[in-house]
């Protein structure tokens, strides 16, 4: 120098104009109220106003409301091990398996000897045996040699042995050698890998040694089984105030008209009782307003414990809370990157003008995950070339 790995930070500055949101202090106006004072709209100062992801709403908490004796069933989630945590399916350290020459990185990583099941084509067989081509043995047959005892060679049958070999598969009944045998074969040994017991090391998964029988494929992101957890709805949660209307309760209920209905089926008058315009007041919810809301598992710095994650002490700070919802738009100059053109230069590169500039956008709060993202700055480390 060049290629890469890990983690961390920034998300352009400044400064003029016009604006938007919500606070606050004044100032003066309307209207309401007896007063304090409340509302509206206006002008003025003053301070504040998105993010690393505010997103996806995918996990888990807070906080509200509703259900609940206890147990279970049915479901859904997680799934190697301690540990952090308010809790988690999040994090850190480890374990073991795979990747990379490293620096790292990636893993749904319990159980396949409860049981049930699958597994395409190929292939003889897909789990329970089995044999297609082979390989060996015996009969039967042919054929040559012969010292006449027998050897040898070939082949279709046929009976039986095997499972080395070949082929097929994604996977083939533990690997490799070596002994053995007709051929063979854990049949026997050796190392290997599994499986079980011992021991040592470790908080623990697991390591690592030792015997011992010789071995029981794979698939749980099939169904299942086993541990552990888990009520349900979401701030449109829920709370308090509370209008006109129409309903419900209570109370009173007039002059005049008119007797509607009972008491009271002869009839009429009085009398009472229900009804009754309309007046009061009392409930429930509606419109509207308020509250919930932003001070909280907060944030920042120092130190202490701890490999960490985290937690403790101690000092700072207060950082939008609005409603379908503000956080902008211009100009000017510096600074970065990128594309176009012009000019200087052998070049590398320097200047000058024009142009683009990343995802994205709080809506009750908070830990995570996981995707999106112009450009750019630290830090550690790893390999490969040079030089010394």
């Nucleotide at each position: 120098g060049g290629a890469g790995u890990g983690g961390g930070c920034c998300a352009g500055g400044c400064g003029g104009u016009c604006g938007c949101c919500g606070g606050c202090c004044g100032g003066a106006g309307c209207g309401c109220u007896u007063u304090c004072g409340c509302g509206c709209a206006c002008c003025g100062g003053c301070g504040g106003g998105a993010g690393g992801a505010a997103a996806g709403u995918c996990c888990g908490a807070g906080c509200u409301c509703c259900a609940c004796a206890g147990g279970g069933c049915a479901g859904g989630a997680u799934g190697c091990u301690u540990c952090c945590u308010a809790a988690c399916g999040g994090g850190a350290a480890g374990g073991c398996g795979g990747g990379g020459c490293g620096a790292c990185c990636c893993g749904a990583c319990g159980g396949a000897a409860a049981g049930u099941g699958c597994a395409a084509c190929a292939g003889a067989a897909a789990a329970u045996a089995u044999a297609c081509c082979g390989c060996c043995c015996g009969c039967c047959g042919g054929g040559g040699c012969u010292u006449c005892g027998g050897c040898c060679c070939c082949a279709c049958g046929c009976g039986g042995g095997u499972a080395a070999g070949g082929g097929u598969g994604a996977a083939a009944u533990g690997g490799u050698g070596a002994g053995g045998u007709a051929a063979g074969a854990g049949c026997u040994c050796a190392c290997c890998g599994g499986c079980g017991c011992c021991g040592u090391g470790g908080c623990g998964a697991c390591a690592c040694g030792g015997c011992g029988g010789c071995c029981u494929g794979g698939c749980a992101a099939a169904c299942c089984c086993c541990a552990u957890c888990c009520g349900g709805a979401g701030c449109a949660a829920g709370g308090c105030c509370a209008a006109a209307u129409a309903g419900g309760g209570a109370g009173g209920g007039a002059c005049g008209c008119g007797g509607u209905g009972g008491c009271c089926c002869g009839c009429c008058g009085c009398g009472c009782c229900a009804g009754g315009a309309c007046c009061u007041c009392c409930g429930g919810g509606u419109a509207g307003g308020c509250c919930g809301c932003u001070c909280g598992a907060g944030c920042c710095g120092u130190u202490c414990g701890g490999c960490g994650a985290c937690g403790g002490a101690c000092g700072g700070c207060c950082u939008a809370g609005a409603g379908g919802a503000a956080u902008g738009a211009u100009c000017g100059c510096c600074a970065c990157g990128g594309g176009c053109g012009g000019g200087c230069g052998c070049a590398a590169g320097c200047u000058c003008g024009c142009u683009c500039g990343a995802c994205a956008g709080a809506a009750c709060u908070c830990g995570g995950c996981u995707u999106a993202u112009c450009g750019g700055c630290c830090c550690a480390c790893u390999c490969c070339g040079u030089a010394u």